Predicted 3D model of an 82-nucleotide RNA (c-di-GMP-I riboswitch aptamer) from an Anaerolineae bacterium. Its mean pLDDT, the model's own confidence on a scale to 100, is 88. The sequence was found by an Rfam model in a public genome assembly.
RNA sequence: GCUUCGAAAAGGCAAACCCGUCGCAAGGCGGGGACGCAAAGCUAAGGGGUCUUCUGUCAAGGGAGAUAGCCCGGCUGCCGAA
Numbered sequence: 001g002c003u004u005c006g007a008a009a010a011g012g013c014a015a016a017c018c019c020g021u022c023g024c025a026a027g028g029c030g031g032g033g034a035c036g037c038a039a040a041g042c043u044a045a046g047g048g049g050u051c052u053u054c055u056g057u058c059a060a061g062g063g064a065g066a067u068a069g070c071c072c073g074g075c076u077g078c079c080g081a082a
Stems, first nucleotide, its partner, number of pairs: 005080002012037002017032006035069001041075003046072003049067007
């Protein structure tokens, strides 16, 4: 130095909920707020799941969208005990 790993330290992010705002909606953004998180940083143009919406015999299926704090994967990153 690198990989694995996650003690300590320095910090970081921000669930539910509330207010405002955008959206048919799922949900997004801003402020407050902390349930938690070693990637709760990025990636939806890697794969799957779930959710919304349109179509349809309201079935199967298909189109459009959302979710990274649903899972696996990919990329990047702070610190350095066992």